[in-house]
RNA sequence: AUGGCCCUCUGGAGAAUCCCUUAAGUGGGUGCCGAAGGUGAAAGCAGGACAUAGUUCCCGCGAAUCUCUCAGGCAAAAGGACAGUGUGACUAGU
Numbered sequence: 001a002u003g004g005c006c007c008u009c010u011g012g013a014g015a016a017u018c019c020c021u022u023a024a025g026u027g028g029g030u031g032c033c034g035a036a037g038g039u040g041a042a043a044g045c046a047g048g049a050c051a052u053a054g055u056u057c058c059c060g061c062g063a064a065u066c067u068c069u070c071a072g073g074c075a076a077a078a079g080g081a082c083a084g085u086g087u088g089a090c091u092a093g094u
Stems, first nucleotide, its partner, number of pairs: 005088001007086001009084003016030001018029003031074003037070001038068001040066001044061002047058003050054001
């Protein structure tokens, strides 16, 4: 910097205002959601072993709005991946 990051503003989904209890999600129970964060992992790539064969075995790296539901959430508020708007500083390159 057209990249990435912080900040500002705008939009922003899903799932029980369930049952008992408490002044109050305060505590307990059951059911559910995926878009804070986090988990797993394909193709492919690298290495090693067997040993000259391979559609072999081991190990590492490896994406997501997929997956898991650890965390978080299930009225409103807050939060919210992501998208757009407006700056700022830094760095790469020229």
Predicted 3D model of a 94-nucleotide RNA (Glycine riboswitch aptamer) from Dorea sp. AF36-15AT. The coordinates come from a structure-prediction model, not an experiment, and the mean pLDDT is 80. Lineage of the source: Bacteria > Bacillati > Lachnospirales > Lachnospiraceae > Dorea.